[in-house]
Molecule: c-di-GMP-I-GGC riboswitch aptamer
Organism: Bacillota bacterium
RNA sequence: UAAGAAAAGGGCAAACUCAACGAAAGUUGAGGACGCAAAACCAAGGGCCUAAGGUCUUAAAGACUAUGGUAGCCGAGUUGCCGAAA
Numbered sequence: 001u002a003a004g005a006a007a008a009g010g011g012c013a014a015a016c017u018c019a020a021c022g023a024a025a026g027u028u029g030a031g032g033a034c035g036c037a038a039a040a041c042c043a044a045g046g047g048c049c050u051a052a053g054g055u056c057u058u059a060a061a062g063a064c065u066a067u068g069g070u071a072g073c074c075g076a077g078u079u080g081c082c083g084a085a086a
Stems, first nucleotide, its partner, number of pairs: 004082001011036002016031006034072001040078002045074002047070003053065004
């Protein structure tokens, strides 16, 4: 340098439950651990979720749409702990 370990000290926290917020997706807090070496930040790269509002359409319905989300889907960028064998 960066490899990622049956190392050390720490860190985060899926599902699920409860509460709050939200139209929903989901978010936040508490509990809880499936996992994670970037499971830290970043949503104007792609993907995925939702559809209040809007547009089309309609008897009811339905379709499309992000300005709403997701970084624990992938990639880019930024920052960063430890650190053995080879």